[in-house]
Description:
This is a predicted structure of a 63-nucleotide RNA (Fluoride riboswitch aptamer (crcB RNA motif)) from Actinobacteria bacterium UBA7524. The model forms 100% of the base pairs in the Rfam consensus. The coordinates come from a structure-prediction model, not an experiment, and the mean pLDDT is 80.
RNA sequence: CUAUCCGCGGGCGAUGGAGCUCGCCUGUCUCAAACCGCUUCGGCUGAUGGCUCCUACACGUAG
Numbered sequence: 001c002u003a004u005c006c007g008c009g010g011g012c013g014a015u016g017g018a019g020c021u022c023g024c025c026u027g028u029c030u031c032a033a034a035c036c037g038c039u040u041c042g043g044c045u046g047a048u049g050g051c052u053c054c055u056a057c058a059c060g061u062a063g
Base pairs, nucleotide, nucleotide: 008027009026010025011024012023013022016054017053018052019051020050021049037044038043
């Protein structure tokens, strides 16, 4: 000096926020990457990557 690995930082995981956790991208800068659902094209599911809570929406029941 370079590469790789680990830790750490930042970002991402089809519609909002938060905690925990998993995976992915990236870390000289400009930038870039991860990522951007399915479909018979008529339309359909979902606010999560996963779990929990809140908010919004939809359906049903009761008051």